RNA sequence: AUUCUCAGGGCGGGGCGAAAUUCCCCACCGGCGGUAGGCCCCAAGGGGCAAGCCCGCGAGCGCCCGGCACAGCCGGGGUCUAGCAGAUCUGGUCAAAGUCCAGAGCCGACGGUCAUAGUCCGGAUGGAAGAGGAU
Repeated sequence: AUUCUCAGGGCGGGGCGAAAUUCCCCACCGGCGGUAGGCCCCAAGGGGCAAGCCCGCGAGCGCCCGGCACAGCCGGGGUCUAGCAGAUCUGGUCAAAGUCCAGAGCCGACGGUCAUAGUCCGGAUGGAAGAGGAU
C1' cells in the first nucleotide's frame, strides 16, 4: 500500500393513570485509543490486565458546500478554545491520588410514541473510533 473479517450493553418489580418498558420509587447498562501509585507473571531486562464521569476519538443532529424530479432528498467535506454536548465529589492511606480503598453522587444524539425514553421502535442488512488476519 492492497484486501478481508470483526467492531454496543441495558426496563425486571411496584405505584398513579383512560393511556407510560417514556412519569414516580426500587432496578439495569457503560463503544474505541491513551494514561493510571492497583493486580498478575517474570529468566529481573521487562511483559500482561485495569477508568462511563483524567486526556482524546467515534456515531447522531445542527451549520457550511455541491447536486437534484427542491416544504425535501442525496452526496461530500469541514467545523471548534465543540454549535447541540455529556457527567465526581467527600473521607481514608501516601512524599504524591483523575487513577488505590471506602462512601455518596452524576451523565447518556436525533426522529417516533394513546404520556416526557441511556434501556422500546426507526434511520441501521447503515456508518465508524479502532482491533485482528492475509498479500
This is a predicted structure of a 135-nucleotide RNA (FMN riboswitch aptamer (RFN element)) from Gallaecimonas pentaromativorans. Its mean pLDDT, the model's own confidence on a scale to 100, is 79. It matches the Rfam family "FMN riboswitch aptamer (RFN element)". About the family: The RFN element is a highly conserved domain that is found frequently in the 5'-untranslated regions of prokaryotic mRNAs that encode for flavin mononucleotide (FMN) biosynthesis and transport proteins. The sequence is in RNAcentral, with records from MGnify. NCBI's taxonomy places the organism under Bacteria, Pseudomonadati, Gammaproteobacteria, Enterobacterales, Gallaecimonas.